[in-house]
RNA sequence: AAUAUAAUUUUUCGGAACCCUUAUAUAAUUCCAGGAAUAGGGCCUGGAAGUCUCUACCGGGCGGCCGUAAACCGCCCUGGCUAUAAGGGGAGGGUAGCUUUUG
Numbered sequence: 001a002a003u004a005u006a007a008u009u010u011u012u013c014g015g016a017a018c019c020c021u022u023a024u025a026u027a028a029u030u031c032c033a034g035g036a037a038u039a040g041g042g043c044c045u046g047g048a049a050g051u052c053u054c055u056a057c058c059g060g061g062c063g064g065c066c067g068u069a070a071a072c073c074g075c076c077c078u079g080g081c082u083a084u085a086a087g088g089g090g091a092g093g094g095u096a097g098c099u100u101u102u103g
Stems, first nucleotide, its partner, number of pairs: 001012002004009001018089008026056001029049007041066002050057001058079001059077006
């Protein structure tokens, strides 16, 4: 949860550690505010959005760009975590059979 019963109740089904894989979610993304650095730099803090979704929203590398200002941009590592579902391994409980040991 379903079922039967007037009812106590009965019967049946499903669910449990942990590990792996896969799928879905989200693009480990975007926006805003305050602060910080300055070509040996390009970050920090907070808020919001994004998910039938809790959490997370970062790290590293390469290239570009900015002539010292206040602003970053692109690509890659098919780099993770979390939630849910499915499959596999496996664990726990019950029952039955067989074998062995002990009393």
Background: Predicted 3D model of a 103-nucleotide RNA (Purine riboswitch aptamer) from a Bacillota bacterium. It matches the Rfam family "Purine riboswitch aptamer". Rfam describes the family as follows. Riboswitches are metabolite binding domains within certain messenger RNAs that serve as precision sensors for their corresponding targets. It was read from a public genome assembly, where an Rfam model found it. Model confidence (mean pLDDT): 75 of 100.